[in-house]
RNA sequence: CCAGAUGGUCGGAUGGUCGCGCGGAGGGGUUUUCCCUUCCCCGAGGAAAGUCCGGGCUCCAUGGGAAACAGUGCCGGUUAAUGACCGGGGGCGGCGACGCUACGGAAAGUGCAACAGAGAGUAUACCGCCUGCUUCGGCAGGUAAGGGUGAAAGGGUGCGGUAAGAGCGCACCGCGCUUCCGGUAACGGAAGUGGCAUGGCAAACCCCGCUGGGAGCAAAUCCAAAUAGGGACUGCGCAUUGGCUCGCCAAUAGGUGUUCCCGCAUCAGCAGUCCGGGUAGGAUGCUAGAGGCGUAUUAGUAAUAAUCGUCGUAAGAUGAAUGGCCGUCACCCUGCAAGGGGUACAGAACCCGGCUUAUAGACCGUCUGGUGUA
RNA sequence: GGGGCCGUAGCUCAGUUGGGAGAGCGCUACGUUCGCAAUGUAGAGGUCAGGGGUUCGAUUCCCCUCGGCUCCACCA
Numbered sequence: 001c002c003a004g005a006u007g008g009u010c011g012g013a014u015g016g017u018c019g020c021g022c023g024g025a026g027g028g029g030u031u032u033u034c035c036c037u038u039c040c041c042c043g044a045g046g047a048a049a050g051u052c053c054g055g056g057c058u059c060c061a062u063g064g065g066a067a068a069c070a071g072u073g074c075c076g077g078u079u080a081a082u083g084a085c086c087g088g089g090g091g092c093g094g095c096g097a098c099g100c101u102a103c104g105g106a107a108a109g110u111g112c113a114a115c116a117g118a119g120a121g122u123a124u125a126c127c128g129c130c131u132g133c134u135u136c137g138g139c140a141g142g143u144a145a146g147g148g149u150g151a152a153a154g155g156g157u158g159c160g161g162u163a164a165g166a167g168c169g170c171a172c173c174g175c176g177c178u179u180c181c182g183g184u185a186a187c188g189g190a191a192g193u194g195g196c197a198u199g200g201c202a203a204a205c206c207c208c209g210c211u212g213g214g215a216g217c218a219a220a221u222c223c224a225a226a227u228a229g230g231g232a233c234u235g236c237g238c239a240u241u242g243g244c245u246c247g248c249c250a251a252u253a254g255g256u257g258u259u260c261c262c263g264c265a266u267c268a269g270c271a272g273u274c275c276g277g278g279u280a281g282g283a284u285g286c287u288a289g290a291g292g293c294g295u296a297u298u299a300g301u302a303a304u305a306a307u308c309g310u311c312g313u314a315a316g317a318u319g320a321a322u323g324g325c326c327g328u329c330a331c332c333c334u335g336c337a338a339g340g341g342g343u344a345c346a347g348a349a350c351c352c353g354g355c356u357u358a359u360a361g362a363c364c365g366u367c368u369g370g371u372g373u374a
Numbered sequence: 375g376g377g378g379c380c381g382u383a384g385c386u387c388a389g390u391u392g393g394g395a396g397a398g399c400g401c402u403a404c405g406u407u408c409g410c411a412a413u414g415u416a417g418a419g420g421u422c423a424g425g426g427g428u429u430c431g432a433u434u435c436c437c438c439u440c441g442g443c444u445c446c447a448c449c450a
Base pairs, nucleotide, nucleotide: 001370002369003368004367005366006365007364008363009362010361012329013328014327015326016325017324018323020043021042023040024039025038026037027036028035029034045345049356050355052354053353054352055351056350057216058215059214060213063262064261065260066259069212070211071210072209073208074088075087076086077085078084089103090101091100092099093098104207105206109205110204111201112200126147127146128143129142130141131140132139133138155173156172157171158170159169160168174196175194176193177192178191179190180189181188182187220284221283222282223281230275231274232273233272234271235270236269239252240251241250242249243248244247254267255266256265257264277449278448279447291311292310293309294308296307297306298305299304330343331342332341333340334339375446376445377444378443379442380441381440384399385398386397387396393430401417402416403415404414405413423439424438425437426436427435
């Protein structure tokens, strides 16, 4: 210098001016509520998005057990938790830096493989090869070395062997099993052994291990206002026993509490669906939190944890604000120049941790391969 | 804001142990008729919303994205 790999940061700055939203202070009108007005403070993101996961929070009586269903899936660790992250192992790709990986079980069972092909899972004989017979057309048997079909044809290569062949025998490789060694483990290595018995698909059912109660801030709680505390249908029940002061009490049974059982709570009838009526106002939840920052210290390879210091009215709306214009600068495009144009993706709604997707461009590292020079 | 469902020909929709992409209406051409309609025959027309993965093979199974539809307040 060329070509790449990988990690991180930013994602316009500043001043003026006119507005918009929350809040605070002052003044005026007004009996208060409220209205008007002046000043001050603050006012989108790395993804606020998709809602794909997980957690906090709230309610459901949510306690114990069981089944179903759903999710997940190499090993170890981190975390509030996860399907996230970190480290490691196996496999695949790349010369390499490095990248990708839904990666448990196919000798528990069931199932699937269209078309083609002789044969598709108890293997198989179409052509070929070999042996025998032959009326010379073929027929019977052996054979998985060779050809053909297919995504896939029942270990691969070589030598021996044989009528031709074949793990039939042997060597090496692959696979299974056993033992030993290393490693927390996944797994790796070595030695022995079995002639292959056990092909593929589990993002087919399934089996095994692990995890999960349901709903969601339109959750939920409080205040205010208004209406007809209405109607139809469905499910279970409206029962039994005992006592007495004779219409009450007690026990059992019953309904409901988002599958069932136990237990508990609650009702005297309970629950569900549909139709109808009324209000569409306010407050809490609502923002200081698993918070940010420090090239902090310590432990750890790392994710991360512990400790210390520091920061802050840093949006909290709800018919829903966060915008427009002008000047200067920065960067990019265009142009000889003057100048002109542009600055991506995109907009909070209870809050966090991840993932995924969109994103003009700029900057800072670390590493690999090639080439040249010293 | 949150929950659920759908996307296949121009339109309305089928499509299951994963293997052929289909039906009705519409469209085009020809026949029939004096002409039209109806009818008969033949034909065209598809990114199975888009992308990726699993598999020998995907409309179908899994993941991501895009677009559309629908439900959810309180009181008695």
Two RNAs folded together computationally: RNase P RNA and transfer RNA, 450 nucleotides in total. It holds a member of the Rfam family "Bacterial RNase P class A". About the family: Ribonuclease P (RNase P) is a ubiquitous endoribonuclease, found in archaea, bacteria and eukarya as well as chloroplasts and mitochondria. The family's RNA type in Rfam is ribozyme.